[in-house]
RNA sequence: CUCGGAGACAGAUGCAAUCGCUUGGACUGCUUGCGCAGCCCAAGAGGAAAGUCCGGGCACCAUAGAGCAGGGUGGUCGAUAACGUCGACCGGUCGCAAGACUAGGGAAAGUGCAACAGAAAGCAAACCGCUAGAGCAAUCUAGUAAGGGUGAAACGGUGGAGUAAGAGCCCACCAGAGCGGGUGGCGACACCUGCUGCUAGGUAAACCCCACCCGGUGCAAGGCUAAACAGAGUGUGGGAUGGCUCGCCAUCCCAGUGCUUGCUCGGCACAAUCACACUCGGGUAGGCCGCUCGACAAACUGAGCAAUCAGUUUGCUAGAUAAAUGAUUGCAGCAGUCAGCAACAGAACCCGGCUUACGCGUCUCCGCGGGGC
RNA sequence: UCCCCUGUAGCUCAGUCGGCAGAGCAGCGGACUGUUAAUCCGCGUGUCGGUGGUUCGAGCCCACCCGGGGGAG
Numbered sequence: 001c002u003c004g005g006a007g008a009c010a011g012a013u014g015c016a017a018u019c020g021c022u023u024g025g026a027c028u029g030c031u032u033g034c035g036c037a038g039c040c041c042a043a044g045a046g047g048a049a050a051g052u053c054c055g056g057g058c059a060c061c062a063u064a065g066a067g068c069a070g071g072g073u074g075g076u077c078g079a080u081a082a083c084g085u086c087g088a089c090c091g092g093u094c095g096c097a098a099g100a101c102u103a104g105g106g107a108a109a110g111u112g113c114a115a116c117a118g119a120a121a122g123c124a125a126a127c128c129g130c131u132a133g134a135g136c137a138a139u140c141u142a143g144u145a146a147g148g149g150u151g152a153a154a155c156g157g158u159g160g161a162g163u164a165a166g167a168g169c170c171c172a173c174c175a176g177a178g179c180g181g182g183u184g185g186c187g188a189c190a191c192c193u194g195c196u197g198c199u200a201g202g203u204a205a206a207c208c209c210c211a212c213c214c215g216g217u218g219c220a221a222g223g224c225u226a227a228a229c230a231g232a233g234u235g236u237g238g239g240a241u242g243g244c245u246c247g248c249c250a251u252c253c254c255a256g257u258g259c260u261u262g263c264u265c266g267g268c269a270c271a272a273u274c275a276c277a278c279u280c281g282g283g284u285a286g287g288c289c290g291c292u293c294g295a296c297a298a299a300c301u302g303a304g305c306a307a308u309c310a311g312u313u314u315g316c317u318a319g320a321u322a323a324a325u326g327a328u329u330g331c332a333g334c335a336g337u338c339a340g341c342a343a344c345a346g347a348a349c350c351c352g353g354c355u356u357a358c359g360c361g362u363c364u365c366c367g368c369g370g371g372g373c
Numbered sequence: 374u375c376c377c378c379u380g381u382a383g384c385u386c387a388g389u390c391g392g393c394a395g396a397g398c399a400g401c402g403g404a405c406u407g408u409u410a411a412u413c414c415g416c417g418u419g420u421c422g423g424u425g426g427u428u429c430g431a432g433c434c435c436a437c438c439c440g441g442g443g444g445a446g
Base pairs, nucleotide, nucleotide: 001370002369003367004366005365006364007363008362009361013332014331015330016329017328018327019326021044022043023042024041025040027038028037029036030035046344050355051354053353054352055351056350057349058218059217060216061215070214071213072212073211074210075089076088077087078086079085090104091102092101093100094099105209106208110207111206112203113202127148128147129144130143131142132141133140134139156174157173158172159171160170175199176198177196178195179194180193181192182191183190184189222289223288224287225286231280232279233278234277235276236275237254238253239252240251241250242249243248244247256270257269258268259267260266296315297314298313299312300311301310302309303308333341334340374445375444376443377442378441379440380439383398384397385396386395392429400416401415402414403413404412422438423437424436425435426434
């Protein structure tokens, strides 16, 4: 240098000015007040804000406890508020290696499944072959899992002894399993060793068994306030005088509108299931709270292999509601003078993860091979 | 903001307990007819939305994505 492996950072190009938008604060003016206006200052999207796949906080509802059903998880130890997440380690697979992946409990509790091929697919089994017997022969009977062939998978491997031919039937070595013992490790497990010829297949992301975990609904949760319409209740015109607890009571006088005949009287209707005023309960629209100071961030120190935890100091870093974060100019930079400033994508109660998408880049560590010094 | 269903041939849909993926219509070829339609005979339909995983084997089981449709308030 090439090839490869693991990880981290960054992700409107930066700075300045001006004009806007949202929120908070100070001041001034107006206003009884709520508030409005002006001006100044401060802050203003992400690494995934996404998918909504897990876990938790918070809120309401339900709830004695336990069990069944249903769902989920599944090596060991640890981290954590919790997790299906993370760390370290163990076993397995892949890779020369750095490393990567791993739903990784139980198949010796039971049930099921295995197409096609093949003689035979789960504990036994005889198609060819081999051997013995019968038969003139074709063929039949019996033994045999060593050989052939099929298949993803055929019941340990090599050699010997043995036999009619064969076979863990027996023996030696090797591989594995079960039951014991020992050493190391918290443990998963690893290593050593004795006995048993025991060789027991696969599949549980098939039913199932075992162990552990799980109440439901989601901020449109939930709380406060509260129009209009509807409901319930109470009251009822005008004037004068008097009384007092000063907004009520008592007494007296007067009578509205329309129709009926132009006028008066009278009659009828408005008229009480009506209108107006006040009050009340529940509570809709709307408003306010929930709402952003939090398992928070940065730096340093300490514990730990690490995940992570503890301590000290400093900081406050969107809170909108149809939804704000934009535009212009100048300088510098960048792929091509002008031009252009890039990908994936935008908060909506908040956190921890996972997954998915992503243009140009930057940095660190490590491995093997080749080449050069 | 949240929840549910669905994706198989050109179209509409089946596909059980995992074992060579099917039906109707449409299409193509042939027969019949002077010709066409109808009718009869025959034929191919295909990345089972995608990528991984489990398994000897996946349309089917599991995980994650993509598209379409519907619902609650």